This is a predicted structure of a 550-nucleotide part of an RNA (large-subunit ribosomal RNA, domain I) from an Opitutales bacterium. The prediction has a mean pLDDT of 87. Rfam family: Bacterial large subunit ribosomal RNA. Lineage of the source: Bacteria > Pseudomonadati > Verrucomicrobiota > Opitutia > Opitutales.

[in-house]
Context: one part of a larger RNA
RNA sequence: GGCAAUUGGUGGAUACCUUGGCGAUACAAGGCGACGAAGGACGUGGUAAGCUGCGAUAAGCUUCGGGGAGCGGCAAACACGCUAUGAUCCGGAGAUCUCCGAAUGGGAAAACCCAGUCUCGGUCAAGCGAGACUAUCCGUUGUUGAAUUCAUAGGCAACGGAGGCGAGACCUGCCGAAGUGAAACAUCUCAGUACGCAGAGGAAAAGAAAGUGAAUACGAUUCCGUCAGUAGUGGCGAGCGAACGCGGAUCAGCCCAAACCGCGGGGAUUUAUCCUCGCGGGGUUGUAGGACUCCAUCGUGGCACUGUGACGAAUAGCUGAACGACCUGGAAAGGUCGGCCAAAGAGAGUGACAGCCUCGUAGGCGAAAUUCCGAUCAGGCCUAGGAUGUUCCUGAGUAGCACCGAACACGUGAAACUCGGUGUGAAUCCACGCGGACCACCGCGUAAGGCUAAAUACUAUGUAUCGACCGAUAGCGCACCAGUACCGUGAGGGAAAGGUGAAAAGCACCCCUGUUAGGGGAGUGAAAAAGUACUUGAAACCAAUUGCCU
Repeated sequence: GGCAAUUGGUGGAUACCUUGGCGAUACAAGGCGACGAAGGACGUGGUAAGCUGCGAUAAGCUUCGGGGAGCGGCAAACACGCUAUGAUCCGGAGAUCUCCGAAUGGGAAAACCCAGUCUCGGUCAAGCGAGACUAUCCGUUGUUGAAUUCAUAGGCAACGGAGGCGAGACCUGCCGAAGUGAAACAUCUCAGUACGCAGAGGAAAAGAAAGUGAAUACGAUUCCGUCAGUAGUGGCGAGCGAACGCGGAUCAGCCCAAACCGCGGGGAUUUAUCCUCGCGGGGUUGUAGGACUCCAUCGUGGCACUGUGACGAAUAGCUGAACGACCUGGAAAGGUCGGCCAAAGAGAGUGACAGCCUCGUAGGCGAAAUUCCGAUCAGGCCUAGGAUGUUCCUGAGUAGCACCGAACACGUGAAACUCGGUGUGAAUCCACGCGGACCACCGCGUAAGGCUAAAUACUAUGUAUCGACCGAUAGCGCACCAGUACCGUGAGGGAAAGGUGAAAAGCACCCCUGUUAGGGGAGUGAAAAAGUACUUGAAACCAAUUGCCU
C1' cells in the first nucleotide's frame, strides 16, 4: 500500500407521516372605488426585531346578538392587569381610519415639499393652531358677457356624473401580424388567430322576418345533436367548408316615428291662417295596418314598471343515544369476558386499532341586526270589435345603380344576398324588397327607429363534498415568514429549506478542559444508538481494530 471482515463516523437515500398542493362536483357570489378602491409607506404592544391585527380612539372603541370560564394573537418569560356587574372569543351594524396611491388645491425623485379662501381659537394686531373647501372632463341650470345692434363664443357659480382597480377567465367592437402548411413560393394557409386599443355585464352578444326556400310548407333569437366532411369553394394545390330539414334545451313578446286631434312657445302675416319647436292624446302592421267618418264596448285578460315585503335563505350558534372489568404494555382504543346505542357503524382526535372517552355524525332547533329571495297587497301601465268611402299616413340623400373594397363556407366567379368609401339617386300600397346573374310567371316578406328574460360562456372569491390525484427532487415557484433570499441598470429571472417525544419530563448536580466547544457520569423517558446538528438512517467516502497478501 491492497483486499476482506468488524466497529464507528460521515452522509441523508429509503420507509412511514402530512400542516400544503392538484383536479372535480353542487350551491352561492360575480364586483370594489371621489362616502377615496386595489396595493402600499410609516406607525401602533409594559418589555417588541419579524409576522398577524389595527390606525394618533392604532393586537384596538361603541352597540346589538351568540356564548359561558377563563383571558391579554403567532410566542415563551417576567411584570401588571381583565373576567359571573358575563371578560377573552364568534357574528351583525356602527365609530375612528396618519401618509402615498385614480390621488383630485399647486408641485414632486410615491409615502415628501409649498399654498389660497372661509370659519373658529389665540393675539392690541400679526406670526401660530384647528376644521372645511379649492383637480380635470362631461351634462344640466343660473349668471355674466366680446369682436358686433340683437345675439353668439367665452368667463364664473351651483348641482349631478365620470376617472382607477379587479380572474393572464368569459363577452362585444376597433386594429391586426408572423413563424408555419403548401414538402420551395407569390394567390392561398396559419387567422380575423396572437398582440394592441376601447367598452360592458353577471353574463355579453343576438332577437320578434323587407326571414327561410320550394314543402300540402315553416314562423324572433341563442345553445346542443344531426344533416356532413355532404353541397360547394380551392395556384380545383395545401386546404377551407355551409345551409335547408330533423331531434332536443329554453321559450315572450313589445315600444316609438308618421297620418289625425289638442295645448303652449317662437316667426311670418292679408287677423284668417301658415311655418317651426316642444308637450299631451292617438297609433304600431303584411290575411296589410292605422288615421279620418259612423256603430258598438267599460268589462275581460295580462305586465319584463314602482312600492310593500309573508314564507324561506345567508351571515354566530344550540341540542344530540350508548361501556365496564380483567390481561399484556410506558400508555389500551389491542386481547379475553360480559353489556348497550343506532334516523347516529361519515370522519377526526385521544400515550397502539374506540359506534358507546372527546369533537362530531343522523335527526331536531335557532337571529336583536344587516342582506338575499320575492308570495301577497297597493299603485301604475297594457289589453284583441265591426262597416262604408279609398281622402291621408306607414322611417330619403334612404333603397337602387356605377366604380372600389369587405364580409358571407363561396379566392370575381354566371355571384345573388349583406356591409363600407366615392359618385349618382327612386317609388309611396295599382307601392316596395326578396326567392343565388338576369327576365317572366308564381310565391314569401314590409327595409331605411328602438327595447327584450330564459336556454349559452367563464370562475378570481365563499361554503360543502369528493378523488384507482401527489406525498417534501413529488404536489402550486412557495407544506417552512416565498414571489422571500439572491441575480439583473431594467423589463425580468427566481431558489433552497418539513418530522425530538405521548408529554419538555429539553439532562439539576459532579467530572475532564484554555473553552458558553465536545465528552464522561448522574437524572428524565418505553426508548437518549429519541439530546433540539434530534423518526428511520441505505450507498459513495473516512477512520480504527483484526486477518491475509505485498